[in-house]
RNA sequence: CCACCGAAAGGGCUACCCAGUUCGAAAGGCUGGGGCGCAAAGCCGUCGACCUACACCCGAAAGGGCAUGGUGGGACGGCCGUCGAA
Numbered sequence: 001c002c003a004c005c006g007a008a009a010g011g012g013c014u015a016c017c018c019a020g021u022u023c024g025a026a027a028g029g030c031u032g033g034g035g036c037g038c039a040a041a042g043c044c045g046u047c048g049a050c051c052u053a054c055a056c057c058c059g060a061a062a063g064g065g066c067a068u069g070g071u072g073g074g075a076c077g078g079c080c081g082u083c084g085a086a
Stems, first nucleotide, its partner, number of pairs: 005084002012038002016034006023028001036073001042079006049071003056065003
């Protein structure tokens, strides 16, 4: 120095809960606090799952359908990547 590996510290992300928020039709997002966890729980692509239904379509109506809107701590592939005790 590299690989495997995984202690500590700093930083990052963050299930879930609470508060706020004319950002949104909704689902959801964003901000703050608490908090289980994660070395890829970073980014991109593909596939799949789930949520919502403004508009649109069907319908006499009730209602139904639909993602172009979203969420994943789902899978696979590619790229990048912090620290260094045992």
This is a predicted structure of an 86-nucleotide RNA (c-di-GMP-I riboswitch aptamer) from a Nitrospirota bacterium. Model confidence (mean pLDDT): 83 of 100.